[in-house]
């Protein structure tokens, strides 16, 4: 320098173009004398910019970051 892949909550992952979901973690409450554990409830997210579309996490383009292969 070129090809390909990836980017979603604190972490790890889901998500036919149509209300973004799950587990762990975190917060509050309940049960215990307390801890562990269990139960109930909450907060928290689509890498940046543009395009297509009635509607974009999803499709297209450019960039950024990471991974991988070739040179």
């Nucleotide at each position: 320098g070129g090809g390909c892949c990836u980017a979603u909550a604190g972490u790890a992952a889901a998500a036919c173009g149509g209300c973004a979901u799950u587990a762990c973690a975190u917060c509050u409450c309940c049960a215990u004398g307390g801890c562990a554990u269990g139960g109930a409830g909450g907060a928290g997210g689509u890498c940046g910019g543009g395009g297509u579309u009635c509607a974009a996490u999803u499709c297209c383009c450019c960039g950024u970051a990471g991974g991988u292969c070739c040179a």

Notes:
Transfer RNA from a Candidatus Brennerbacteria bacterium, 71 nucleotides, folded computationally. It matches the Rfam family "tRNA". Rfam classes the family as a transfer RNA. The sequence is in RNAcentral, with records from ENA. Its mean pLDDT, the model's own confidence on a scale to 100, is 85.